[in-house]
RNA sequence: GCCUUUAUAGCUCAGUGGUAGAGUAGCUGCUUCGUAAGCAGUUGGUCGAGGGUUCAAAUCCCUCUAAAGGCU
Numbered sequence: 001g002c003c004u005u006u007a008u009a010g011c012u013c014a015g016u017g018g019u020a021g022a023g024u025a026g027c028u029g030c031u032u033c034g035u036a037a038g039c040a041g042u043u044g045g046u047c048g049a050g051g052g053u054u055c056a057a058a059u060c061c062c063u064c065u066a067a068a069g070g071c072u
Base pairs, nucleotide, nucleotide: 001071002070003069004068005067006066007065010024011023012022013021018055026042027041028040029039030038048064049063050062051061052060
C1' cells in the first nucleotide's frame, strides 16, 4: 500500500427495507426469621461518525474512525 471481517442496552449477542429485541446485569414486588435461589413486573438504545438513495434505512451505496485478520 491492497483486501476481508467486525462496531446494536452496563456485558455477551440476534435482528438481510416497514413499531429496535433476547440472555445476563440493574431496580421494584412476592416468597423467607434473614440471605441466596425461584417467580412476577419494570428501567435502560442519537444501532461507531458524516453524507446519499428511498414514502420509509440498524439493514442498501459512498467517505471517515476504531478493532481483528490476510496479502505484498